[in-house]
RNA sequence: CUCUUAUCGAGAGAGGCGGAGGGAAUAGGCCCGAUGAUGCCCGGCAACCACCAAGCUGCUGCUUGGAAUGGUGCUACGUCCUACAGAUUGCAACUGAUCUGACAGAUGAGAG
Numbered sequence: 001c002u003c004u005u006a007u008c009g010a011g012a013g014a015g016g017c018g019g020a021g022g023g024a025a026u027a028g029g030c031c032c033g034a035u036g037a038u039g040c041c042c043g044g045c046a047a048c049c050a051c052c053a054a055g056c057u058g059c060u061g062c063u064u065g066g067a068a069u070g071g072u073g074c075u076a077c078g079u080c081c082u083a084c085a086g087a088u089u090g091c092a093a094c095u096g097a098u099c100u101g102a103c104a105g106a107u108g109a110g111a112g
Stems, first nucleotide, its partner, number of pairs: 001112008013042001015041003021032003026083004043075003048071003051066006079104001084101006
């Protein structure tokens, strides 16, 4: 980098460093930021994998529960909205509202 699969609800500091842009990408909007953002460290949250127990199945897997030692992850609103397709609905029309899906993306696990 590509592919497969699960999830994208909730939760998480008035700490330290640092000093200008940042919220993945394109466009438009919206928002955060010198009352110090983004980032790094510490702290914290969660429970995907490893781990433990029970049950089922029997190939080595599934389900439920536990714990927080290890590997990740996360820690503003928030996967911010719109963009592509469809349904319902409002309007004379433009333009909207709600929902579903797709696309794109993030994270874990596995494979190449």